[in-house]
């Protein structure tokens, strides 16, 4: 410079609930919250699970694994 992520610092996201909008619905979006997380930053590519108007090219979930790809601090 790279990796790594253990302890430390700076910070950072926002679980469930509750409020109000929106959508046929999974569910997003704002506010409040704060269970918890080293990418809980971004992507719908695999696979999975969920939705209904069951589709020719339907749609949601990225805080379910996985992959890709940005990215802070930097021991052993």
């Nucleotide at each position: 410079c790279u990796u790594a992520u253990a302890a430390a610092a700076a910070g950072g996201c926002a679980u469930a609930g509750c409020u109000g909008g929106u959508g046929c619905g999974a569910g997003c979006c704002a506010g409040u919250g704060u269970c918890g997380c080293a990418a809980a930053g971004u992507u719908a590519c695999g696979g999975g699970u969920c939705u209904c108007u069951u589709g020719u090219u339907a749609g949601a979930c990225a805080g379910c694994c996985g992959g890709a790809u940005u990215g802070c601090u930097g021991a052993a």